[in-house]
RNA sequence: UAUUCGACUAGGUCGGGGAGGCAGGCGUUCCCUGUUACCAGAAACCGUCUAGAUGCUGGGACCGAAACCUGGGGGACGCGGGUGAAAUCCUGUAUAGGAAACAACCUACGCCAAUGAAACCCUGUCCCACUUGAUUGGUGGAACAGGAUCCUCUUUUGGAGGAAAGGGGUAACUUGUCUCAUCUUUCAAAACCCGCCAGGUCCGGAAGGAAGCAACGGUAGAGAGAACAUUCGAUGCUUGUGGGAUAGCAGGGUAGAGAACGAGAUUGUAUUCACUAGCUGGAGGAAGCUUGCCACCCCCGGGUACGUCGCUUU
Numbered sequence: 001u002a003u004u005c006g007a008c009u010a011g012g013u014c015g016g017g018g019a020g021g022c023a024g025g026c027g028u029u030c031c032c033u034g035u036u037a038c039c040a041g042a043a044a045c046c047g048u049c050u051a052g053a054u055g056c057u058g059g060g061a062c063c064g065a066a067a068c069c070u071g072g073g074g075g076a077c078g079c080g081g082g083u084g085a086a087a088u089c090c091u092g093u094a095u096a097g098g099a100a101a102c103a104a105c106c107u108a109c110g111c112c113a114a115u116g117a118a119a120c121c122c123u124g125u126c127c128c129a130c131u132u133g134a135u136u137g138g139u140g141g142a143a144c145a146g147g148a149u150c151c152u153c154u155u156u157u158g159g160a161g162g163a164a165a166g167g168g169g170u171a172a173c174u175u176g177u178c179u180c181a182u183c184u185u186u187c188a189a190a191a192c193c194c195g196c197c198a199g200g201u202c203c204g205g206a207a208g209g210a211a212g213c214a215a216c217g218g219u220a221g222a223g224a225g226a227a228c229a230u231u232c233g234a235u236g237c238u239u240g241u242g243g244g245a246u247a248g249c250a251g252g253g254u255a256g257a258g259a260a261c262g263a264g265a266u267u268g269u270a271u272u273c274a275c276u277a278g279c280u281g282g283a284g285g286a287a288g289c290u291u292g293c294c295a296c297c298c299c300c301g302g303g304u305a306c307g308u309c310g311c312u313u314u
Base pairs, nucleotide, nucleotide: 002313005310006309007308008307011063012062013061014060015033016032017031018030019029023050024049025048026047027046038059039058040057041056067304068303069302070301071300072299073298074297075296078293079292080291081290082289083288088283089282090281092279093278095277096276097275101269102268103267104266106264107263112258119254120253121252122251123250124249125248126244127243128242129241130240133237134235135234136233137232138230139229140228143177144176145175146174147173150169151168152167153166154165155164156163157162182226183225184224185223186222187221193218194217195216201210202209203208
């Protein structure tokens, strides 16, 4: 100096990679892949580290100066992207078929039909305007003359009550004229209306007369009904005239033998995306092709480390 065996130390192996919002790496999650090949514990409001980041804490097995790190090339598996046939699904389209609808024509059937089919003509039925009525509403209650009565004023007169005459007014009672303007009935004068007024009151010797409450009868006024009037309305009824409409139905006429509904065939028309197909656009996605990438295996390089002790041999 090299070397055998043994004991050590530093150290190595016990997997690697991809995807996952945030400064970043790793982990816990998922996926791919490899090996003879570790165990336990905690960790998404999280654990741990900082470009020397490729987990942390604790334990174990094997190897041991063993080895580890790194660049390039190749192989094969797998995964992802693109392209992509078919099934299937979605969207639109009336292109074909079917279905259903309508029309034309044809076929068979034959409700009905010489007590008269189809067809044609006339009229009515319907609508509008006006109109004759009918029905039903709205509205309305006039004017005048005479007398009586009563109110008021004036004059004359009587012993009181009272009597007489005249002017003016007056709705009540009555006669007459006129009018559509009348009739029946109920109420009705707390704003001072009328008549008749029992009883009672007043004047008076009496005869008689006067005022007048209640009741009763009326007037103005109010309500209801009838009749009448109305140059005001309405109407589902109705007369007539004019215009419009007319599929169906009814009546009448001409004419003289067919013929309604329904069914089937053919053709045509328009509709329907619910059905069967077609087409448009999209989803979908096998094989193949293409592209990217990792673990894994092979080959060729580079870098770091190759230490301590004992013993054997040279």
Model confidence (mean pLDDT): 77 of 100. The RNA shown here (Archaeal signal recognition particle RNA) has 314 nucleotides and comes from a Candidatus Methanofastidiosia archaeon. It is recorded under the gene name ffs. Its Rfam family is "Archaeal signal recognition particle RNA". Rfam classes the family as a non-coding RNA gene. On this family, see Regalia et al., Nucleic Acids Res 2002: "Prediction of signal recognition particle RNA genes". Of the family's consensus pairs, 94% are formed in the model.